[in-house]
RNA sequence: UGGGGCGUCGUCUAACAGGCAGGACGCUGGGCUUUGACCCCAGAAGUGGAGGUUCGAGUCCUCCCGCCCCAG
Repeated sequence: UGGGGCGUCGUCUAACAGGCAGGACGCUGGGCUUUGACCCCAGAAGUGGAGGUUCGAGUCCUCCCGCCCCAG
């Protein structure tokens, strides 16, 4: 430099024929308990960035950024 793949809550992971972004662990608050743990209930937290297409984009298109693989 060229080609290919990947990027979603703090972490892991769903949503892929475009239609309200879900779950687990963790975290916070409450319940339970003499206290803690366990358990139960509730809550916060996310689509790498900028544009485009579309009534509607995590999803499709372009460029950029980061990581990985291949080639030189």

Predicted 3D model of a 72-nucleotide RNA (transfer RNA) from a Pseudomonadota bacterium. The prediction has a mean pLDDT of 81. Its Rfam family is "tRNA". About the family: Transfer RNA (tRNA) molecules are approximately 80 nucleotides in length. Rfam links the family to the GO term triplet codon-amino acid adaptor activity. The organism belongs to Pseudomonadota, within Bacteria. RNAcentral holds the sequence, with entries from ENA.